[in-house]
RNA sequence: AGCCGAAUUCCGGCCGUCCGCGGCCGGGAGCGGGGGAACCACCGACACCGGGCCUGGUCCCGGCGUCCGGGGCGAAUCCCACCGGGGCGUCACCGAGAGUGGCGCCGGCGUGGGUAGCGCCGCUCUCUUGGCGCGAGCCCGCCAGCUAACCCCGCAGGCACGACAGGAGAG
Numbered sequence: 001a002g003c004c005g006a007a008u009u010c011c012g013g014c015c016g017u018c019c020g021c022g023g024c025c026g027g028g029a030g031c032g033g034g035g036g037a038a039c040c041a042c043c044g045a046c047a048c049c050g051g052g053c054c055u056g057g058u059c060c061c062g063g064c065g066u067c068c069g070g071g072g073c074g075a076a077u078c079c080c081a082c083c084g085g086g087g088c089g090u091c092a093c094c095g096a097g098a099g100u101g102g103c104g105c106c107g108g109c110g111u112g113g114g115u116a117g118c119g120c121c122g123c124u125c126u127c128u129u130g131g132c133g134c135g136a137g138c139c140c141g142c143c144a145g146c147u148a149a150c151c152c153c154g155c156a157g158g159c160a161c162g163a164c165a166g167g168a169g170a171g
Stems, first nucleotide, its partner, number of pairs: 002159003008029009030155006040145001044067003048063005053057001069143001070140004078114005084109001086106008094097001117134005123171007
């Protein structure tokens, strides 16, 4: 000798400038991501109807209906508890209402805890002893397994002045 991250670098034109550079447009390189054949993989659950085997096994085939959508970027998933609100079911009450209350379930907006996973501890890499932090958000719109050719998109944003802790090895 900065750090996270793909998010860097070079060239040309124009513009601005505090002359360090910055902005816009176009292009190259590099980096990252998505879509997309064959082969392979996958091809749900429940109810009803019809048929077959067959003589009651609830097996096979076909049809129909219902239910759960699904996927991508990213480390950012999953679980538990609690409060309030919401939906559904059920029960109770009388003032008989679009009523009130109890219980249960669902859902996951909110809070907290944990967690798969990820990052940092200051030259890089591997191992190791400890410490610290994150564990978000967004997008597509019923559609995406893998995937050669091919096609498309992105190169943002943020943090930090000392906990710039220790050990072993290789550069």
A computed fold for a 171-nucleotide RNA from a soil metagenome, annotated as c-di-AMP riboswitch aptamer (ydaO/yuaA leader). The model forms 96% of the base pairs in the Rfam consensus. The coordinates come from a structure-prediction model, not an experiment, and the mean pLDDT is 75. The RNAcentral record of the sequence draws on MGnify.